This is a predicted structure of a 72-nucleotide RNA (transfer RNA) from a Candidatus Micrarchaeota archaeon. Its Rfam family is "tRNA". Rfam's curators write: Transfer RNA (tRNA) molecules are approximately 80 nucleotides in length. NCBI's taxonomy places the organism under Archaea, Nanobdellati, Microcaldota. The coordinates come from a structure-prediction model, not an experiment, and the mean pLDDT is 83.
[in-house]
């Protein structure tokens, strides 16, 4: 330098054009003499930035950033 994969909630990962979700974790409530363990419910994201297609974009294409792998 070229080539590939990824970027979504605090972590780790889903969704793969039509309302953004689990799981652990936080919070608050039941329960318990108390505690964990359980039940139940809440909060918590401009989907890494712009830009194009589209009626419609987390999804497709482009281009910068950032990160993992290969190649010379």
């Nucleotide at each position: 330098g070229c080539c590939u994969u990824c970027g979504u909630a605090g972590c780790u990962c889903a969704u793969c054009g039509g309302c953004a979700g689990a799981g652990c974790g936080u919070u608050u409530g039941c329960a318990u003499g108390g505690u964990a363990a359980g039940c139940a419910a809440a909060a918590g994201g401009u989907a890494g930035c712009g830009a194009g297609u589209u009626c419609a974009a987390u999804u497709c294409u482009c281009g910068c950033c950032g990160a993992g792998g290969g190649c010379u």